Transfer RNA from a Thermodesulfobacteriota bacterium, 72 nucleotides, folded computationally. RNAcentral holds the sequence, with entries from ENA. Its Rfam family is "tRNA". Rfam describes the family as follows. Transfer RNA (tRNA) molecules are approximately 80 nucleotides in length. Rfam classes the family as a transfer RNA.

RNA sequence: AGCCUCGUAGCUCAGGGGUAGAGCGGGAUGCUUAUAACAUCCAAGUCGAAGGUUCAAAUCCUUCCGAGGCUA
Numbered sequence: 001a002g003c004c005u006c007g008u009a010g011c012u013c014a015g016g017g018g019u020a021g022a023g024c025g026g027g028a029u030g031c032u033u034a035u036a037a038c039a040u041c042c043a044a045g046u047c048g049a050a051g052g053u054u055c056a057a058a059u060c061c062u063u064c065c066g067a068g069g070c071u072a
Base pairs, nucleotide, nucleotide: 001071002070003069004068005067006066007065010024011023012022013021018055026042027041028040029039030038048064049063050062051061052060
């Protein structure tokens, strides 16, 4: 320098045009003599940034930023 993959909740990840989700973790309540386990509920995201396409973008396109890898 070129190419590829990835960036979404505190963590690990799903979702690949039509209202952003799961598990773990956190909080509350119930259960229990109590704790754990279990059950129910709650909070937590301008989906790495900007621009473009579209009625509509986390999703498609371009550039940039960051992480990893391959080639030279």